A computed fold for a 102-nucleotide RNA from Sporosarcina luteola, annotated as Purine riboswitch aptamer. It matches the Rfam family "Purine riboswitch aptamer". For this family Rfam cites "Riboswitches Control Fundamental Biochemical Pathways in Bacillus subtilis and Other Bacteria" (Mandal et al., Cell, 2003). The sequence was found by an Rfam model in a public genome assembly. Its mean pLDDT, the model's own confidence on a scale to 100, is 80.
RNA sequence: AAAAAAGAUAACUGAAGCCCUCGUAUAUGUCUGAUAAUAUGGUUCGGACGUUUCUACCAAGUCACCGUGAAUGACUUGUCUAUGAUGGCGUGGAUAGCUUUG
Numbered sequence: 001a002a003a004a005a006a007g008a009u010a011a012c013u014g015a016a017g018c019c020c021u022c023g024u025a026u027a028u029g030u031c032u033g034a035u036a037a038u039a040u041g042g043u044u045c046g047g048a049c050g051u052u053u054c055u056a057c058c059a060a061g062u063c064a065c066c067g068u069g070a071a072u073g074a075c076u077u078g079u080c081u082a083u084g085a086u087g088g089c090g091u092g093g094a095u096a097g098c099u100u101u102g
Stems, first nucleotide, its partner, number of pairs: 004101004009096002012093002017089003021085005026056001029049006041066002050057001058078007
């Protein structure tokens, strides 16, 4: 001196991961079997359908309805999950020279 290693800097890029917003799916929906209660009640469990789709398919409240029986209905508000796009954070990647070691 070279290979190599470490440090800070300049500029390029912006894997992974995280967050916001908007879109798609799904309407947090439908059907069905069993089960429980009864106007201070209207529950609980299982299966199926639904998605170029994994998961989930509930919660809180309001109104109506059902004259004691077995059946509920409407409305309001709120996610998660999958995925696409923009934006942000961001580790990382590779390059030049400088410093130190060598």